[in-house]
Molecule: RNase P RNA; transfer RNA
Organism: Clostridia bacterium
């Protein structure tokens, strides 16, 4: 210099005028004053939780999810660190990665044959011949895939039939926490692929969701009447609980339905330090009021920085932890390969 | 806001993982007719998008896009 690999940060700042939202304060009221007021994804609603209700939230079936090992976490289908496999010269990337010897299904077309296969060929035997019988997976042809690969020996021709190397399987030894790796030994080694086909195995899961739900329109006790199964109750079964009306006594109750509560300080954030390869965890210090309900968070101007700032994607709706998707521009390290120069 | 469902010619629907993706109506051209209609013949036209599994995907899986439905006790 060229070509790449893998990340991280940012997404204007400050001030003024006008306006909007809930909050606090002042005021008899009109109104005034004060501080605060969108994001890294607030999005998709794809996972996991908190919280709330379903009387208890219990068993089975059905259904769903996950699937190498270790570790982190409140939890997870997430994160981190590894192992194996695949790709790349490399930096590095990808990985839904249990079981096909439990069983079932499927493998179109082509091909003889798609799982116990002989079409051509090669051989042996029979036959006058056409051809028939038998052996054979070396060779041809088909296909995405053809019965371990390759070489030598061997043979009628062949073949793990035998042998060397590679591959496979089995237990053993060593290393590792484990997935797994390495080694030597043994076995000639029929039994394809597909489980993001059904299925089997292991682990986990009750359902609904803040438009959940709470709040006055009631609750408890006693007596009488009706009822014995509807209902609570969910996809089904079991188990469990028990319904309605009237009268009397006792207890309780409104701010009032375009309401009030739930509603925002949370397994949260930042900095430092200690432990850990890391995710993460411990300790210490620090900062900080969005909470609307037709839905505020805006408009204009100035200054500064800037290549530019009018510029990207995008607007909270109960709350967190993740994932996924969208994103103009700017900035910052790190690493690899090649070429050239010193 | 929350919870579900769907996507195939212009429209309405088919299609057990095996393609040249089918049917009806509609469209276009032609035949017939003096012209039109009807009838007949021919023809164009599609799997929402991007990845993955598989030899092979409209179909199975994942992510996105678009559309639709349900959902608020009220006095």
């Nucleotide at each position: 210099c060229g070509a790449g690999a893998a990340g991280g940060u940012u997404g204007u700042a400050c001030g003024g005028u006008u306006g909007c939202g809930g909050c606090a304060g002042a005021g008899a009221a009109a109104u005034c004053u004060g501080a605060c007021g969108a994001g890294g994804a607030a999005a998709g609603u794809c996972c996991g939780a908190g919280c709330u209700c379903c009387g208890c939230a219990c068993g089975g079936c059905a259904g769903g999810a996950u699937g190498c090992c270790g570790c982190c976490u409140a939890a997870c289908g997430g994160a981190c660190g590894g192992u194996g496999a695949a790709g790349g010269u490399g930096a590095c990337u990808u990985u839904a990665a249990g079981g096909a010897a439990a069983g079932u299904g499927c493998a179109a077309c082509a091909g003889a044959a798609a799982a116990u296969u002989a079409c051509c060929g090669c051989a042996a035997g029979g036959g006058a011949a056409a051809c028939c019988u038998u052996g054979u997976a070396a060779g041809g042809a088909u296909g995405a895939a053809a019965a371990g690969g390759c070489g030598a020996g061997g043979u009628a021709a062949g073949a793990g039939c035998u042998c060397a190397c590679c591959g496979g399987c089995g237990g053993c030894u060593c290393g590792g926490a484990g997935a797994c790796g390495a080694g030597a030994c043994g076995c000639g080694c029929u039994g394809u692929g597909u489980a993001a086909a059904c299925c089997c195995c292991a682990u986990c899961c009750g359902g609904a969701g803040c438009a959940a739900g709470a709040u006055a329109g009631g609750g408890g006790c006693a007596g009488c009447c009706c009822g014995u199964a509807a209902g609570a109750u969910a996809g089904c079964c079991g188990g469990u609980c028990g319904g309605g009306g009237c009268u009397g006594c006792c207890c309780g109750u409104g701010a009032a339905a375009c309401g009030u509560c739930g509603c925002u300080u949370g397994a949260g954030c930042u900095u430092g330090u200690c432990g850990g390869c890391a995710a993460c965890g411990g300790c210490a210090a620090g900062a900080g009021u969005a909470g609307a309900u037709a839905g505020a968070u805006a408009a204009c101007c100035g200054u500064a920085u800037u290549a530019a700032a009018u510029g990207a994607c995008a607007g909270a709706a109960c709350u967190c932890g993740g994932c996924u998707u969208a994103c103009a521009g700017a900035c910052c390290g790190u690493c690899u390969c090649g070429a050239u120069u010193u | 806001g929350g919870c579900c469902c769907c996507a195939u010619a212009g429209u309405u629907c088919a299609a057990g993982g095996g393609a040249u993706a089918g049917a009806a109506c509609g469209g276009a051209a032609g035949u017939u007719u003096c012209c039109u209609a009807a009838a007949c013949u021919u023809u164009a036209a599609a799997u929402c998008c991007a990845g993955g599994u598989u030899c092979g995907a409209g179909u199975c899986c994942u992510g996105g896009u678009g559309g639709g439905g349900c959902u608020a006790c009220c006095u």